Source information: A computed fold for a 347-nucleotide part of an RNA from an uncultured bacterium, annotated as small-subunit ribosomal RNA, central domain. Its mean pLDDT, the model's own confidence on a scale to 100, is 88. It matches the Rfam family "Bacterial small subunit ribosomal RNA".

Context: one part of a larger RNA
């Protein structure tokens, strides 16, 4: 374990899909499972509880009703539920539009960096807070042209956009997923959450094969210092990048689970309808993103129609602090580990 909580105190799973399960729209008709009434039995005696009475009170005795539950009959039908029908506002489907770095593949373009080939061309160049290792008379740096290479796309670029999360940004083509608006038409509750399962999941790391320009754990050296196993500076390998498979973790954060439904406004900003105007700006509307802000909510910061506010419904999770996210089992994993997950003892 009842409550009381989970944005910063201990607590939202990293995200989705989804089984069971929980909960479910408006309306008829029926059943009578749950629900209500009333009536039977039953609940052993003592206990207990609340009245009475008896020991002078009381404890204790004696008596009477109860209590808690179950079965049976009747009996009612609002509600939930089962069964049968309609219904359309919920969900979805279809048509027309429409925005987007969502997603996979293939192809391709400059800019910039190394590196290699030549010309000009002469001693430094590069580094820093100052140096110093480094590179460089075997012609560097620095310009000029030509060539290779991989990796990453300035500017537009925006509290801009898209996506469930992670993410996702030159430009083209092929596929390909969701969304938002309109407008009737169709299906007709078909929903929502979601224990278990199942996928997807940044970096970093593994595993084979490629591929390495930069950059840069480890290493090396130069310096800084008392020391410097560091910050700096010169190199510099693993990895950074590709394809195939594994890890499954993160301040994976809005440190805030998903649904719906409801409660003053004001101002920016994307993507779409009508509507007026008719220079393109003004009204209204759906959906996204920002910001201030009023009830209200908060322990206070503060949030405030994108709630942390009012409700209801489903799943998670927290119960003083070290020990410990640890040990020991046990599943997964090639490893490294992940996951689940405690005790003794201590304050």
């Nucleotide at each position: 374990u009842u409550g009381g909580g989970c944005g910063u105190a201990a607590a939202g799973c990293g995200c989705g899909c989804g089984u069971a399960g929980g909960c479910g729209g408006c309306u008829u008709g029926u059943u009578a499972a749950g629900c209500a009434a009333g009536g039977u039995g039953u609940u052993a005696a003592a206990u207990c509880u609340g009245a009475g009475g008896g020991c002078u009170c009381a404890a204790c005795c004696c008596c009477c009703a109860g209590c808690c539950g179950c079965a049976c009959c009747u009996u009612g039908a609002a509600c939930u539920g089962g069964c049968a029908g309609g219904c359309u506002u919920g969900a979805g489907u279809u048509c027309g539009g429409u925005a987007g770095a969502g997603g996979a593949a293939a192809g391709u373009g400059g800019a910039a960096u190394u590196c290699c080939c030549a010309g000009u061309g002469u001693a430094g160049c590069g580094g820093u807070g100052g140096a110093a290792u480094g590179c460089g008379c075997a012609g560097a740096u620095a310009u000029u042209g030509g060539g290779a290479a991989g990796a990453a796309c300035a500017c537009c670029g925006g509290u801009g956009g898209c996506g469930a999360a992670g993410g996702c940004g030159g430009c083209u083509u092929u596929c390909u997923g969701g969304g938002c608006c309109g407008u009737a038409a169709c299906u007709g509750a078909c929903g929502u959450u979601g224990a278990g399962g199942c996928g997807c999941g940044a970096a970093a790391g593994c595993u084979a094969g490629g591929g390495g320009a930069g950059c840069a754990a480890a290493c090396a050296g130069g310096a800084u210092u008392a020391g410097a196993u560091a910050c700096c500076c010169u190199g510099g390998u693993a990895g950074u990048c590709c394809u195939a498979g594994c890890c499954g973790u993160a301040a994976a954060c809005g440190a805030u689970g998903g649904g719906c439904a409801u409660u003053a406004g004001g101002u920016g900003u994307g993507g779409g309808g009508a509507g007026a105007u008719c220079a393109u700006u003004c009204u209204u509307u759906c959906c996204g993103u920002g910001c201030c802000g009023c009830a209200g909510c908060u322990a206070a910061c503060g949030c405030a129609u994108u709630a942390a506010g009012u409700g209801c419904c489903c799943c998670g999770c927290c119960u003083g602090g070290g020990g410990a996210g640890u040990a020991c089992g046990g599943u997964c994993g090639c490893a490294a580990g992940a996951c689940u997950a405690a005790a003794a003892c201590u304050c």